c-di-AMP riboswitch aptamer (ydaO/yuaA leader) from Arthrobacter sp. TB 26, 160 nucleotides, folded computationally. The organism belongs to Arthrobacter, within Bacteria. It was read from a public genome assembly, where an Rfam model found it. The prediction has a mean pLDDT of 75. Of the family's consensus pairs, 91% are formed in the model. It matches the Rfam family "c-di-AMP riboswitch aptamer (ydaO/yuaA leader)". Its family is annotated with regulation of gene expression and cyclic-di-AMP binding in the Gene Ontology.
[in-house]
RNA sequence: GGGAUCCGUUCGCAGAAUUCGUCCGGCAGAGACGGGGAAACCACGUUUGGCCUGGUUCAGGCCUUGGGGUGAAGCCGCGCUACUGCAUCUGCAGGAAUUGCGGCCGGGUGACUCCCAUCCGAAUCCGACAGCUAACCCCGCAGGCAUUGGGAGAGGCUAC
Repeated sequence: GGGAUCCGUUCGCAGAAUUCGUCCGGCAGAGACGGGGAAACCACGUUUGGCCUGGUUCAGGCCUUGGGGUGAAGCCGCGCUACUGCAUCUGCAGGAAUUGCGGCCGGGUGACUCCCAUCCGAAUCCGACAGCUAACCCCGCAGGCAUUGGGAGAGGCUAC
């Protein structure tokens, strides 16, 4: 001098995930913010999966292929494969997920818009079931991370 790791502090990052307050140990309650269910009207539709138990017109329980929710986390094409059907020539057809390639699209990095650059496109929940939806009802308020992008325009603030 450089690199890696750990701890603390400050400024920060995505996210709804914070503030007050009670109590004094980490927590009742409330505000802000966020999400779900739920009429009429409108829209859609005429087909609903598997298993177990019981007293089998019904009720209860378990599961996830159908479907749905939170979330930016999706769509399409080509290719590979498990697998399926036909055939028995070892071929033809179909073909999920992951992975690979490509295109479109979505999200983050400025308090807004555009161009460029760069990164992300996960995970999880409900359990056969929910369109929109006023009243009304219910729920969340986590956990994680470590760096400040370049340019143009608009707008705002301050000073004069």